Predicted 3D model of a 474-nucleotide part of an RNA (small-subunit ribosomal RNA, 3' major domain) from Oryzibacter oryziterrae.
Context: one part of a larger RNA
RNA sequence: UGACGGGGGCCCGCACAAGCGGUGGAGCAUGUGGUUUAAUUCGAAGCAACGCGCAGAACCUUACCAGCCUUUGACAUCCUGUGCGACAUGGAGAGAUCCAUGGUUCCCUUCGGGGACGCAGAGACAGGUGCUGCAUGGCUGUCGUCAGCUCGUGUCGUGAGAUGUUGGGUUAAGUCCCGCAACGAGCGCAACCCUCGCCCUUAGUUGCCAGCAUUAAGUUGGGCACUCUAGGGGGACUGCCAGUGAUAAGCUGGAGGAAGGUGGGGAUGACGUCAAGUCCUCAUGGCCCUUACGGGCUGGGCUACACACGUGCUACAAUGGCGGUGACAAUGGGCAGCUACUUCGCGAGGAGAAGCUAAUCCCAAAAAGCCGUCUCAGUUCGGAUUGCACUCUGCAACUCGAGUGCAUGAAGUCGGAAUCGCUAGUAAUCGCGUAACAGCAUGACGCGGUGAAUACGUUCCCGGGCCUUGUACA
Numbered sequence: 001u002g003a004c005g006g007g008g009g010c011c012c013g014c015a016c017a018a019g020c021g022g023u024g025g026a027g028c029a030u031g032u033g034g035u036u037u038a039a040u041u042c043g044a045a046g047c048a049a050c051g052c053g054c055a056g057a058a059c060c061u062u063a064c065c066a067g068c069c070u071u072u073g074a075c076a077u078c079c080u081g082u083g084c085g086a087c088a089u090g091g092a093g094a095g096a097u098c099c100a101u102g103g104u105u106c107c108c109u110u111c112g113g114g115g116a117c118g119c120a121g122a123g124a125c126a127g128g129u130g131c132u133g134c135a136u137g138g139c140u141g142u143c144g145u146c147a148g149c150u151c152g153u154g155u156c157g158u159g160a161g162a163u164g165u166u167g168g169g170u171u172a173a174g175u176c177c178c179g180c181a182a183c184g185a186g187c188g189c190a191a192c193c194c195u196c197g198c199c200c201u202u203a204g205u206u207g208c209c210a211g212c213a214u215u216a217a218g219u220u221g222g223g224c225a226c227u228c229u230a231g232g233g234g235g236a237c238u239g240c241c242a243g244u245g246a247u248a249a250g251c252u253g254g255a256g257g258a259a260g261g262u263g264g265g266g267a268u269g270a271c272g273u274c275a276a277g278u279c280c281u282c283a284u285g286g287c288c289c290u291u292a293c294g295g296g297c298u299g300g301g302c303u304a305c306a307c308a309c310g311u312g313c314u315a316c317a318a319u320g321g322c323g324g325u326g327a328c329a330a331u332g333g334g335c336a337g338c339u340a341c342u343u344c345g346c347g348a349g350g351a352g353a354a355g356c357u358a359a360u361c362c363c364a365a366a367a368a369g370c371c372g373u374c375u376c377a378g379u380u381c382g383g384a385u386u387g388c389a390c391u392c393u394g395c396a397a398c399u400c401g402a403g404u405g406c407a408u409g410a411a412g413u414c415g416g417a418a419u420c421g422c423u424a425g426u427a428a429u430c431g432c433g434u435a436a437c438a439g440c441a442u443g444a445c446g447c448g449g450u451g452a453a454u455a456c457g458u459u460c461c462c463g464g465g466c467c468u469u470g471u472a473c474a
Stems, first nucleotide, its partner, number of pairs: 001474002003471003007468007015458002019422005026314008034305002042053002064300007073125001077124002079121005087102006105116004127289002130287003136283002138278003141274001143272001148187006154163003167178003193266004198234007207224003212221002237260001240254005316415001320374006332363003337356002341352004381412001386407007428450007
């Protein structure tokens, strides 16, 4: 100087408390451990691994296993020879591939040749998701959006170092004020950026409709006032008032205002810590393999199942189930696409078929809501499991997809010890969309609808900041 203390003081955080809803019990989904296996590819491991890499394992992916095949190679550059071919058909094969037949290239040219492409050959080399994240770059997690981390000069100290950065107030903040052997400065904080909330303005189609006409319908004429869209601007600054404070910084209350003291949300992550994670995104040193640890293919596996754990979904019901009714969103997506409408089917879906490269057409039905019924039961709760029959995608749904109909109708009556999230348009609850994707969502990322309760307080648990103290620790 740090680190640590079941030392002290001050302070903060959904840290506790006060509340609301869960997890832990059930069934299923998903990840992991374990076990099994020819293989169940690999990585991730307290918080910060475990719906994580995987924004989507039937083949492919795929790295694993078995078998079949291949060796200048699936891919790159160079050399020699040749002018073949690409492709199609037939045969063998699980396919990769092999055999046979057909097929007779192109560009530039100084006419010497050169190039593209294919085949054959030789070696230099290719190739490796092989090892080392404790050799590395890059990227990322975490403490933590915590308020800290430093430097120059000066001063003090033999020195390590100290001072500044401590102190008195204050703040979300090393934020600001005052004081002070310090005076300044940098990286952080804040602001500048995006978005939501108010107003003005510009613009008026595909959007809108106050008044006029018209219609089944903003449908059409007309209009751009309103809504909306998307450009530009204004607006909030403790600016004003009162109190308080040290006449400061600020704090408390008030006015005006759409908004008030950081207005809400986002992006933004200091010096560093964990030899944290990643050599399987990529790059890369070293090591290793080179007729194989490279390459191709078929099939299998990653989907196994006595069990254990994490994360979720659905429930156990009446604030509900079922039937009916019928209104109100927002974000988004659409041409190898979204599909209106008609028609067939109980349905998944099928057959026709308009419009739309989209503020124009379509996905699209929002759902919670409201009305009726059921009357407390393992039920008209719950839907696992299983049987049968189908639909769709796809070369192909046996291992191993999703969906539909009929039948079946398991556990489960609110969950032990323990434990998680959340402070407001939040929790809870309700549906909708998107990415990847042929197909596959209870996951992820977004969107809007309805919409709470509680916070006395900081003694305690956890994490953190500042000062101080002890130390046999570095």

Overview:
Model confidence (mean pLDDT): 82 of 100. The RNAcentral record of the full RNA draws on SILVA. Taxonomically the source falls in Oryzibacter (Bacteria, Pseudomonadati, Alphaproteobacteria, Pleomorphomonadaceae).